Predicted 3D model of a 95-nucleotide RNA (c-di-GMP-I riboswitch aptamer) from a Chloroflexota bacterium.
Of the family's consensus pairs, 95% are formed in the model.
Taxonomically the source falls in Chloroflexota (Bacteria, Bacillati).
RNA sequence: CCAACCGAAACGCAAAUCCGGGAAAACCCGGAGACGCAAAGUCAUGGGUCUACAGUCACGAUCAUUAUUGUGACCACGAUUGCCAGACUGCCGAA
Numbered sequence: 001c002c003a004a005c006c007g008a009a010a011c012g013c014a015a016a017u018c019c020g021g022g023a024a025a026a027c028c029c030g031g032a033g034a035c036g037c038a039a040a041g042u043c044a045u046g047g048g049u050c051u052a053c054a055g056u057c058a059c060g061a062u063c064a065u066u067a068u069u070g071u072g073a074c075c076a077c078g079a080u081u082g083c084c085a086g087a088c089u090g091c092c093g094a095a
Base pairs, nucleotide, nucleotide: 007092012037013036017032018031019030020029021028022027035082041088042087043086045085046084047083048080049079050078055074056073057072058071059070060069061068062067
């Protein structure tokens, strides 16, 4: 110096849930909390999945009507890296 012991120990991250906040929502942030993780670090690049404010279409309701409103379908420019893959970076390890 390398390998095994060995993810053993130590360190790290932190699910569900609860509280507070942001968002139309999915979800995110902070605190508490630990299901788990050896990249559960970073990047939305490919795929999958989630949401649909706005928008489009259809049908109805009110109305004198250009208008208002209800329901349904479609829809990502939104979200998810602890869904999978890819890219980049990386700590500790005694006898």